Annotation
A computed fold for a 334-nucleotide part of an RNA from a Minisyncoccia bacterium, annotated as large-subunit ribosomal RNA, domain IV. It matches the Rfam family "Bacterial large subunit ribosomal RNA". Rfam links the family to the GO terms ribosome and structural constituent of ribosome. The organism belongs to Minisyncoccia, within Bacteria.
[in-house]
Context: one part of a larger RNA
RNA sequence: GUCCCCAAGGAACUCGGCAAAAAAGCAGCCGUAACUUCGGAAUAAGGCUUCCCCGACGUAAGUCGGGGCGCAGCGAAAGUAUCUCUGGCAACUGUUUACCAAAAACACAGCUCCCUGCGAACUCGCAAGAGGAUGUAUAGGGGGUGACACCUGACCAAUGCCAUAAGGUUAAACGCGAGGGGUGUAAGUCGUAAGACAAAUGCUCAUUUGUGUAAGCCCUGGUGAAUGUCGGCCGUAACUAUAACGGUCCUAAGGUAGCGAAAUUCCUUGUCUGGUAAGUUCAGACGCGCACGAAUGGUGUAAUGACUGGAGAACUGUCUCGGGGACCUGCUCG
Numbered sequence: 001g002u003c004c005c006c007a008a009g010g011a012a013c014u015c016g017g018c019a020a021a022a023a024a025g026c027a028g029c030c031g032u033a034a035c036u037u038c039g040g041a042a043u044a045a046g047g048c049u050u051c052c053c054c055g056a057c058g059u060a061a062g063u064c065g066g067g068g069c070g071c072a073g074c075g076a077a078a079g080u081a082u083c084u085c086u087g088g089c090a091a092c093u094g095u096u097u098a099c100c101a102a103a104a105a106c107a108c109a110g111c112u113c114c115c116u117g118c119g120a121a122c123u124c125g126c127a128a129g130a131g132g133a134u135g136u137a138u139a140g141g142g143g144g145u146g147a148c149a150c151c152u153g154a155c156c157a158a159u160g161c162c163a164u165a166a167g168g169u170u171a172a173a174c175g176c177g178a179g180g181g182g183u184g185u186a187a188g189u190c191g192u193a194a195g196a197c198a199a200a201u202g203c204u205c206a207u208u209u210g211u212g213u214a215a216g217c218c219c220u221g222g223u224g225a226a227u228g229u230c231g232g233c234c235g236u237a238a239c240u241a242u243a244a245c246g247g248u249c250c251u252a253a254g255g256u257a258g259c260g261a262a263a264u265u266c267c268u269u270g271u272c273u274g275g276u277a278a279g280u281u282c283a284g285a286c287g288c289g290c291a292c293g294a295a296u297g298g299u300g301u302a303a304u305g306a307c308u309g310g311a312g313a314a315c316u317g318u319c320u321c322g323g324g325g326a327c328c329u330g331c332u333c334g
Base pairs, nucleotide, nucleotide: 001327002326003325004324005323006322008320009319012318017315027049028048029047030046035040037147051068052067053066054065055064056063057062069073082313083312084311085310086309087308088307089305090304094106095105110145111144112143113142114141115140116139122131123130124129148300149299150298151297153230154229155228158227159226160223161222162221163220167218168217169216174212175211176210177209178208179207180205181204182203183202184201185200188197189196190195231249232248233247234246235245258292259289270286271285272284273283274282
């Protein structure tokens, strides 16, 4: 190291019955609860039988009665459920971190919202084009929730989205206009001259400016199974305590139903009840919820689960507490 056995006890071990052991052996007969979506739960649980011979009955299978043998009667081998009670989570079968996580995570059917009228939306591609789909709103794409049952409250102030187009604001171009610069032809005026100024009329400018014009934003509405949010202080009842009630401040509105020391509770081993001789865990209640709460779903729920918590039966070398045996193996010695 791999196996086997053990007095008495039997989980006292330990984070935890981890590991091991035990029972049973999808054969027959009997029997089987709560709960339940009536399918299940269920092989629930639990009990008896199992070989051979004789007799009776029977066509037989077999049943009943009597007897027999062995350590052993599904007589070998292989294969082959431990069970019960009670919570949490997830409905379920499924999927996943190939090589430390299999789960309460993901998915799921169902529910719901948004987009899309077809050369669809959407995705890939520079494009042609392709998928979507040889489909057509009972279809396709996207987001959320996650069977089923009962439900899903208030707030549109902020953010997002949708709608509306009256008003405000608003770009580069572009159109029209004004000024300015450059330049051509230049009347004309001044000057002796050189030259200066210059009407008019053309061309031109990465020049200045006015004006006209969009969506957007502002504005006005809507929208929560959109992102989200869902108060404070003071007083009051003929014991006390508490406050149905009143006052006041603030807010868009102040958390509804349900649940609640919870996979959420800091204080906290909260308090009570149960279970134990003794229980920081557990179950049921209570509710001052530090900091639950309604599709980031709320609360239940039969069935299911190599999930997770608590209790019990059986069983045992897990332990009290060790001991013995078989085989393999390293080192040392011989």